[in-house]
RNA sequence: CUCAUCCAGAGGGGGGGAGGGAUCGGCCCUGCGAACCCCCGGCAACCAGCGUGCUUCGAUGCCCGACCGGAGCCGCGCCAGGUGCCAAAUCCGGCAGGUCGCGCCGAGGUCUCGGUAGCGCCUGGAAGAUGAG
Repeated sequence: CUCAUCCAGAGGGGGGGAGGGAUCGGCCCUGCGAACCCCCGGCAACCAGCGUGCUUCGAUGCCCGACCGGAGCCGCGCCAGGUGCCAAAUCCGGCAGGUCGCGCCGAGGUCUCGGUAGCGCCUGGAAGAUGAG
């Protein structure tokens, strides 16, 4: 740099001793013990491995089928070797677009109409994290 994923899931002990949740704002966690290190346990299934379905290409000395090999599929299943992870949706938001439900403004008159993107909601993006290349 590229691609994929990020509303699921999974914690105890020992050491340590004041911070942590990337950043900014918010809001949280934390002496009933933060970061960090070690041990054990767990979650998940990106990669690897094994099996298998479909499609397609090739080879098999003419053709077809099977077998064999390659490639593809947000394929499927098993496994748990390499990573990763185990408060809160990546904790929420930040930027852009959309939407009048709320709010606000105006009009007529007691409920409608019009305007407005502050809040809410929806979509996308940025940034970050993890994996693979």

Description
Predicted 3D model of a 133-nucleotide RNA (SAM riboswitch aptamer (S box leader)) from a soil metagenome. Model confidence (mean pLDDT): 86 of 100. RNAcentral holds the sequence, with entries from MGnify. The model forms 97% of the base pairs in the Rfam consensus.